c-di-GMP-I riboswitch aptamer from a Pyrinomonadaceae bacterium, 81 nucleotides, folded computationally. It was read from a public genome assembly, where an Rfam model found it.

RNA sequence: CAAACGAAAACGCAACCCCGCAGUGAUGCGGGUGAACGCAAAGUCGUGAAUCUCAGCAAUUGAGAUUGUCUGGCUGCCGAA
Numbered sequence: 001c002a003a004a005c006g007a008a009a010a011c012g013c014a015a016c017c018c019c020g021c022a023g024u025g026a027u028g029c030g031g032g033u034g035a036a037c038g039c040a041a042a043g044u045c046g047u048g049a050a051u052c053u054c055a056g057c058a059a060u061u062g063a064g065a066u067u068g069u070c071u072g073g074c075u076g077c078c079g080a081a
Base pairs, nucleotide, nucleotide: 005079006078012039013038016034017032018031019030020029021028022027037068043074044073045072048070049069050066051065052064053063054062055061
């Protein structure tokens, strides 16, 4: 230095709850002198799968939502055994 790995510390993220706005809905965005379930990629992209919502002529259908469900691409902090 690289790969693999994840002890400690540092730097970060923020489930959930409350309020407002948008949406039929799944859900999203903003705020909280509320909070800390968790995460080394819980950074980013969003193909594929999965789950969920709405519509429906009922099906091997259409339109959507979620990446903190799984997989994959790119990037990335620290350094004990």

Description:
Its mean pLDDT, the model's own confidence on a scale to 100, is 77.